[in-house]
RNA sequence: AGAGUUUGAUCAUGGCUCAGAACGAACGCUGGCGGCAGGCCUAACACAUGCAAGUCGAACGCCCCGCAAGGGGAGUGGCAGACGGGUGAGUAACGCGUGGGAAUCUACCCAGUGGUACGGAACAACCAAGGGAAACUUUGGCUAAUACCGUAUACGUCCUUCGGGAGAAAGAUUUAUCGCCAUUGGAUGAGCCCGCGUCGGAUUAGGUAGUUGGUGAGGUAACGGCUCACCAAGCCUACGAUCCGUAGCUGGUCUGAGAGGAUGAUCAGCCACAUUGGGACUGAGACACGGCCCAAACUCCUACGGGAGGCAGCAGUGGGGAAUAUUGGACAAUGGGCGCAAGCCUGAUCCAGCCAUGCCGCGUGAGUGAUGACGGCCCUAGGGUUGUAAAGCUCUUUCGGCGGGGAAGAUAAUGACUGUACCCGCAGAAGAAGCCCCGGCUAACUUCGUGCCAGCAGCCGCGGUAAUACGAAGGGGGCUAGCGUUGUUCGGAAUCACUGGGCGUAAAGCGUAUGUAGGCGGAUUGUUAAGUCAGGGGUGAAAUCCCGAGGCUCAACCUCGGAACUGCCUUUGAUACUGGCUUUCUUGAGUUCGGGAGAGGUGAGUGGAACUCCUAGUGUAGAGGUGAAAUUCGUAGAUAUUAGGAAGAACACCAGUGGCGAAGGCGGCUCACUGGCCCGAUACUGACGCUGAUGUACGAAAGCGUGGGGAGCAAACAGGAUUAGAUACCCUGGUAGUCCACGCCGUAAACGAUGGAUGCUAGCCGUCCGGCUUGCUUUGCAAGUCGGUUGGCGCAGCUAACGCAUUAAGCAUCCCUGCCUGGGGAGUACGGUCGCAAGAUUAAAACUCAAAGGUAAUUGACGGGGGUCCCGCACAAGCGUGUGGAAUCAUGUGGUUCAAUUCGACGCUACGCGAGGAACCUUACCUGGGCUCGAAAUGCUAGUGACCAGCUGUAGAAAUACGGCCUUCCCGCAAGGGACACUAGUAUAGGCGCUGCAUGGCUGUCGUCAGCUCGUGCCGUGAGGUGUUGGGUUAAGUCCCGCAACGAGCGCAACCCCUGCACACAGUUGCUACUCCGCAAGGAGGGAACUCUGUGUGGACUGCUCCGGAUAACGGAGAGGAAGGUGGGGAUGACGUCAAGUCCGCAUGGCCUUUAUGUCCAGGGCUACACACGUGUUACAAUGCAGGGUACAAACCGUUGCCAACCCGCGAGGGGGAGCUAAUCGGAAAAAACUCUGCUCAGUUCGGAUUACAGUCUGCAACUCGACUGUAUGAAGCCGGAAUCGCUAGUAAUGGCGUAUCAGAUCGACGCCGUGAAUACGUUCCCGGGCCUUGUACACACCGCCCGUCACAUCACGAAAGUGAGUUGUACUAGAAGUCGCCGCGCCGACCGCAAGGAGGCAAGCGCCCAAGGUAUGACUCAUGAUUGGGGUGAAGUCGUAACAAGGUAACCGU
Repeated sequence: AGAGUUUGAUCAUGGCUCAGAACGAACGCUGGCGGCAGGCCUAACACAUGCAAGUCGAACGCCCCGCAAGGGGAGUGGCAGACGGGUGAGUAACGCGUGGGAAUCUACCCAGUGGUACGGAACAACCAAGGGAAACUUUGGCUAAUACCGUAUACGUCCUUCGGGAGAAAGAUUUAUCGCCAUUGGAUGAGCCCGCGUCGGAUUAGGUAGUUGGUGAGGUAACGGCUCACCAAGCCUACGAUCCGUAGCUGGUCUGAGAGGAUGAUCAGCCACAUUGGGACUGAGACACGGCCCAAACUCCUACGGGAGGCAGCAGUGGGGAAUAUUGGACAAUGGGCGCAAGCCUGAUCCAGCCAUGCCGCGUGAGUGAUGACGGCCCUAGGGUUGUAAAGCUCUUUCGGCGGGGAAGAUAAUGACUGUACCCGCAGAAGAAGCCCCGGCUAACUUCGUGCCAGCAGCCGCGGUAAUACGAAGGGGGCUAGCGUUGUUCGGAAUCACUGGGCGUAAAGCGUAUGUAGGCGGAUUGUUAAGUCAGGGGUGAAAUCCCGAGGCUCAACCUCGGAACUGCCUUUGAUACUGGCUUUCUUGAGUUCGGGAGAGGUGAGUGGAACUCCUAGUGUAGAGGUGAAAUUCGUAGAUAUUAGGAAGAACACCAGUGGCGAAGGCGGCUCACUGGCCCGAUACUGACGCUGAUGUACGAAAGCGUGGGGAGCAAACAGGAUUAGAUACCCUGGUAGUCCACGCCGUAAACGAUGGAUGCUAGCCGUCCGGCUUGCUUUGCAAGUCGGUUGGCGCAGCUAACGCAUUAAGCAUCCCUGCCUGGGGAGUACGGUCGCAAGAUUAAAACUCAAAGGUAAUUGACGGGGGUCCCGCACAAGCGUGUGGAAUCAUGUGGUUCAAUUCGACGCUACGCGAGGAACCUUACCUGGGCUCGAAAUGCUAGUGACCAGCUGUAGAAAUACGGCCUUCCCGCAAGGGACACUAGUAUAGGCGCUGCAUGGCUGUCGUCAGCUCGUGCCGUGAGGUGUUGGGUUAAGUCCCGCAACGAGCGCAACCCCUGCACACAGUUGCUACUCCGCAAGGAGGGAACUCUGUGUGGACUGCUCCGGAUAACGGAGAGGAAGGUGGGGAUGACGUCAAGUCCGCAUGGCCUUUAUGUCCAGGGCUACACACGUGUUACAAUGCAGGGUACAAACCGUUGCCAACCCGCGAGGGGGAGCUAAUCGGAAAAAACUCUGCUCAGUUCGGAUUACAGUCUGCAACUCGACUGUAUGAAGCCGGAAUCGCUAGUAAUGGCGUAUCAGAUCGACGCCGUGAAUACGUUCCCGGGCCUUGUACACACCGCCCGUCACAUCACGAAAGUGAGUUGUACUAGAAGUCGCCGCGCCGACCGCAAGGAGGCAAGCGCCCAAGGUAUGACUCAUGAUUGGGGUGAAGUCGUAACAAGGUAACCGU
């Protein structure tokens, strides 16, 4: 310090997630030792048992033990039980923190002053008698005191009307001494008051009656409405009162660079509480945790009459919970209470126990050791790795164990801890390692298993047969007595932004103005000193953090010192800036005067055109409307046309990125009233300014109310069309409404998606308004210039980019204000406010996703987008009597059938395709019969030398089985070895079995289309762009020119082959100008001229001329030439696309099979047949058919072959045998054409299917299932619906010939030659492609994306007759205990009194206040509720097609 995740990629926006640190933690796995710390976060739930507060005989009497000394017990009395310890329920408060203050008290302690005299009456204990189960208690009697009471005294104290008045004491002891009383001061502690700070909610906006203040009184330790009487009507609140929710506060702790954020365990300070609520008593102090009284709930005891209790003290129990310890030891230390003291008490405390809960430290060994051992894992089979790791050898002994010694803590005694820390010795590597992870983020990889299963997952995401992501193993990485997970907090997150963000389009400027509070504010003088700055003082507890030392062996931990505690208070000073007060000023703002423009507003009046309607005329059959129609109107006279009239609404041209207005908005003309603005000029006021929460006003359209009005238009509605449907788009009608007046509504994509104000920061060109100057041809025009207005372009700068750019989206880290913080849920629910309603406004949450979004940009793809761009038999123009029909047949496919009808190919780019040839074979399929190292291959081991082969027999459908005959080779003397063959075994073979979506190779297609890229440079934040775009041109990214590009590569072209011309060479089997022979066919000789064959060379390059073009490329015309602009044809197929095709051509990974999915054999099937489709053949006839005659090819093939002559057969063919390994012989007849004859338009002399019979050939074999021949038969068919195919010249069409495969079998495929056309104006349209451009919500790329209802499942939420619970307000009631007041006839010791009695006190009674409780009625919150509403989510449901392209009616906003 960042990283992952939206996209095909990019930038920015934006959320989600991760890496870090921390914890009073918990859970899982594991666990050696020690030190230091920590340990109910939940039920302030309930508690058994023990302990946690006593002490004093030097205050007092009594009792007991004891001879006594002395000890003990209960009680009176004193002090202490207000501390210490616990908890965090309540509390949003002077509770806490911090800093101040005045009207107070303070036991014990310290210091000072003074005093401590004289009397009196009781009550416990005790005794006696009672009551009660108990707790306890009643009556009578006795008694002491440092208990109680009175009197005296009073330096000082208190009160006072200033005369005076009031109030004390206690003693103990032999002394010393300890006490007691009054008072002063201190110390300590406590009470009270104030400034400032202290969570969330405004969907809580008003609250308050002792309330706010005053006077007086009471009360308190003390001020005070603290309480009461009276008077006044205040007081708090938008700087957030009141109400609701939540919460003990702080020092600190965690995190963070900091600012902040979160938190408030342990330790320390304060507060509050002690089962819940109320109350007082005692006391210096309490309204009292281990005191009292009352009420309530709960628990316990009971003899049922009554009683007892309060662990949020320490242990402990139950319960709750994910979860938190021993019913331990000691007062040795520290501290506390009491006591003169000894001492007693002390679950405070000090220790120990339990727990890896945390932090810190240590160990589980060290060195050496390569045959890199065994084993494991992987493997390309070589090796690699685990790994110096182990073993082995040499050492050491921390910790732990055993034995011995043994502190400090204690200052004289006293040590729980404790025989502890520590030290020494001994033995022995001995007793001591796990957890998580290994796809990216994120360090670390392989094999097997699994097969969208099981599972993983923090985010992205893995898993559907080759998973580094699941599980296991090997290996590796990380941390280590721990490691992971979960939870929580901060960080990263600049993701609430003070430091430190934004708002044109990503979320975000209020629709506009006015203006209150508030915030901010021009120049200048003086003053003040609030802000600000500086110095001093006080405080900021300790601990903590930080720094420096020191102590435990180190560290954690502890001790000491320093610094710090960023704060608050106070004081002194400074005065630039801000603020307050003040002086002056004019530039901000405003006023005045003179001009100016304008659809600015309101009201009244008025005008013409058009539409519609009415009346009348003319006139006749249609009109209207549409893509086409129909509904509709019209013979009752429409439409059209002429004239007249009526009514309502809107104002053509002018008209303009022109004007005015704050915005909404405003448009004929005239008048009246009226707002604002601009220019020019002089003077005046003197900061009067800017913004603006709440408020107020205005505010399109639609809508609402009342009353008018209603021509046209037109929601709803009706009809007609369209359509699968059409509740739409189109058409015909048509009501609200649109118009007016008045009143509501208050919203719009109310947009410049841009709040307002001021200043500053290059320009250029327009527009509107006004002024000035100059010129001229002067009601004007032009140029220049000043101010304002409104537009276009553009620099700096800004921006994610697009873009903005003096009208800022720049700068002034400017001023004020509104708003935003992921998407959905949702601008919704609930609540409030407003509204007649519609609804508006304010405005959530649960739940859910990892994205959503950017009028940002890039590359593609696509569009029922564009291009005065281009190309192609793409259309058009033609030809084919083409296909489709129909018919037959052939062939392939689908479907069906079948035991099997083997498999593959499926739009173009499957379907006469693989197959260039299924009767057996092929053959992969089916049925049946056989074989199992196998039909074929290789290695090894063992055996045999026979088997095999050949001939042959039997059985069988054959395979096969069993036999017969026959029977090894080489080297070597031999032994033996080798070869070969067979048998057995083994490793393996075999598989047309699966996966073409694991692959290679090959192929199809776009497409022989002109494209596809790279290097360097340049531009851009980037993806990318440029080059390759543009102007021309081409068949072409072909070439030329231009250009931030310059070059290059793969394609194009050329190079290659065939063909067209010529020449040279060669000359048999070919040729023949020449000679001879022959009737002729032909032959012989000669020749190398010709044809031809073969090889080579030349030829064509826009080379030449003219024209056009830019002086280019190139195009047009022409000459010459066999050929002219690529001469024609072929081969040649860029980067890539389609997970295109092929595992059944071949190869190949993986999987499967191994007496079978292999292999052999026979038969069958691939040839089936209701049907459908594709491709063909033959035809339908006279441009024909039939029968004669007659002419002209090319290419190819042939010895397992082609087959001549001749003979036979009607024919297929048979016989025959010459020639030919081929320019020699043969196939071989070319056919159409031409010519003659017949047919004469018919289902025919067309057509030939089908069927019957008879044959031929091939072959082991033509039944399933071949081809051909002859005779007979003679079907459909008379030119083909919608639709659709091919072809641009030697082409289409037409005619025949040949070849491959092959025993035979072709209408197919591949070649060959003959005859030989028509048409192309042209690019509007259809299809495909290329280029440029545009839109996009597509990128699996339009076969895309995507919306809503319905149906199903599930989740959370809202409404709902109500129901239940809680909190709280108000009113009334009630009234325990208790203080206070009144009363006090009952009771009473001290004082007075001789007595009677009095004073005083108590009980009882009454009154005020008041807790629980009760009744009634509101408010708020929570839970629940038949039913209901929408919403979210959910691989494959239904219906449509709304949006994204002009999305097929542009989309969207409001109503």
Molecule: small-subunit ribosomal RNA
Organism: uncultured bacterium